[in-house]
Notes:
The part of an RNA shown here (small-subunit ribosomal RNA, 5' domain) has 476 nucleotides and comes from Gypsophila vaccaria. Rfam family: Bacterial small subunit ribosomal RNA. Its mean pLDDT, the model's own confidence on a scale to 100, is 86. The full RNA is in RNAcentral, with records from SILVA. NCBI's taxonomy places the organism under Eukaryota, Euphyllophyta, Pentapetalae, Caryophyllaceae, Gypsophila.

Context: one part of a larger RNA
């Protein structure tokens, strides 16, 4: 000198873009953040006024709740960068070549009984499906052969036809594994380790693999730091530096781990699953004491901690994402708008002209200087104020804007409505007089103050920066 997710002090006109719990991964009241299809099915209920339609909708069935958001606790590690590889799956998308014959039993829902305070269920009886199942069929699959194994759903529509369903092959993108080199600090940490190295069989698993066993050998790591402490998410990329390199990892992108603490599993292409589910703490609530309910590290919001961090907004108009054949529906993602001089940029607080240098202030050698052309004064213009108009953004038929009567033009009015912080010994740009008297104070180093203090305090006056200023904290 820069820089900064900053905070303190003091002042504060305005716009436009950013950015806003860095600390307690502390504990949450309320309201919302995941749904959708009736063109998969079978009741029900409502309208019509009639045997047909239309609207809704619990269950049953499908597909998305593994994405989007959030947080950085763990993690020194194939987590993360980067180059690479062989033993792997892969919904929905895209090529491409076949295929959908004939059967069957249920279970919810409803219905009736019941139990329980409730959460929630028992028991009988009754249905239908793209739900389940069984038979046939197969250019797949069991390393090849014999042999053997394994599919399907149907919906809309007069009709053309779209839309779905199986098998199988190939892609694209996505994901699992494996490996080479990099990736902080401590020897006042020097030895570690029995599934521990490996190999055979045998189980597993999409897939290799001590991944797990069971037998066997004695192995494997380490002073090129093993292992042990202690801190850390990494990264692209921020800042500082001419570079070399130090610092750092907010916000925007990629990966990665976590979801009250901890262990599990189901489903499923995909999770061991934030707003699934089982369990075991801790905590809260509710209870008829027998038993139940939760989980803001989603957006707001509360309490707490803290120098210190915003609205319990508005709209799905735009773009993305589920679903859906569409209309549509959802969607705190997003687009916004509010609050905060947090930042960074811009613009303003007036322009021109103006002296017997008025009053007042402050020095002063009492002449005069200085504020100071500064103000009044003249003249002009117009952030503002109030009327008028009025968008892009909406995507080629028309509708469809939360933002918003915002932006933006214009008509009238009037200088009206807007300067402040910090210093003045030296380093550093800027001086005096006055009251203090080693006192009160002052300070970033030096140092200043014990009666003429250019360094205290307050005043005149000057100098920097200016909607700021200065301090203080952290890094270069």
């Nucleotide at each position: 000198g820069g820089a900064u997710g900053a905070a303190c002090g003091u002042u504060g006109a305005c716009g436009g873009c950013a950015u806003g719990c860095u600390u307690a991964a502390c504990a949450c009241a309320u309201g919302c953040a995941a749904g959708u299809c009736g063109g998969g099915c079978g009741a029900g209920a409502a309208g019509u006024a009639g045997u047909g339609c239309u609207u809704u909708c619990a269950g049953u069935g499908a597909c998305g709740g593994a994405c989007g958001a959030g947080u950085g606790a763990g993690u020194a590690a194939c987590g993360c960068g980067u180059a690479a590889g062989a033993a792997c799956c892969u919904g929905c998308c895209c090529u491409u070549a076949g295929g959908a014959g004939g059967g069957g039993a249920a279970c919810a829902a409803c219905a009736g009984u019941u139990g329980g305070a409730a959460a929630c269920g028992g028991c009988u009886g009754u249905u239908a499906a793209u739900g389940c199942u069984c038979c046939g069929u197969a250019g797949g699959c069991u390393a090849a052969a014999a042999a053997g194994c394994a599919a399907a759903a149907g919906g809309a529509g007069g009709a053309a036809u779209c839309c779905g369903c199986c098998c199988a092959a190939g892609g694209a993108g996505g994901g699992g594994c494996u490996c080479g080199c990099g990736u902080g600090u401590g020897a006042u940490u020097a030895g570690c380790u029995a599934g521990u190295u490996g190999g055979u069989g045998a189980g597993g698993c999409a897939a290799u693999a001590g991944c797990u066993u069971a037998c066997u050998a004695a192995g494997g790591c380490g002073a090129u730091g093993a292992u042990c402490a202690g801190u850390a998410g990494c990264u692209g990329g921020u800042c500082c530096g001419a570079g070399a390199g130090g610092a750092u990892g907010a916000u925007c992108a990629g990966c990665c781990a976590c979801a009250u603490u901890g262990g599990g599993u189901c489903u499923g292409a995909g999770a061991c699953a934030c707003g699934g589910u089982c369990u075991a703490g801790a905590c809260u609530c509710c209870u008829a004491c027998g038993g139940g309910a939760g989980g803001c590290a989603a957006c707001a919001g509360u309490g707490g901690g803290g120098a210190a961090u915003u609205u319990u907004c508005c709209a799905c108009a735009a773009u993305c994402g589920g679903c859906g054949a569409a209309a549509a529906c959802u969607u705190g993602a997003c687009g916004g708008a509010c609050c905060a001089a947090u930042g960074c940029c811009g613009c303003g607080u007036g322009g021109a002209g103006g002296u017997c240098a008025a009053a007042g202030a402050c020095c002063c050698a009492a002449g005069g200087g200085u504020c100071g052309u500064g103000a009044a004064c003249u003249u002009u213009u117009u952030u503002c104020c109030c009327g008028g108009a009025g968008a892009c953004g909406a995507a080629g038929c028309a509708a469809u804007g939360a933002c918003g009567g915002u932006a933006u033009c214009u008509a009238a009015g009037g200088a009206a409505u807007a300067a402040g912080u910090a210093u003045c010994g030296g380093c550093u740009a800027a001086c005096u007089a006055u009251g203090u008297g080693c006192c009160a104070g002052u300070a970033g180093c030096c140092g200043c103050g014990g009666u003429a203090a250019g360094a205290c305090a307050g005043a005149g006056g000057a100098u920097g920066c200016a909607a700021g200023c200065g301090u203080u904290g952290u890094c270069c």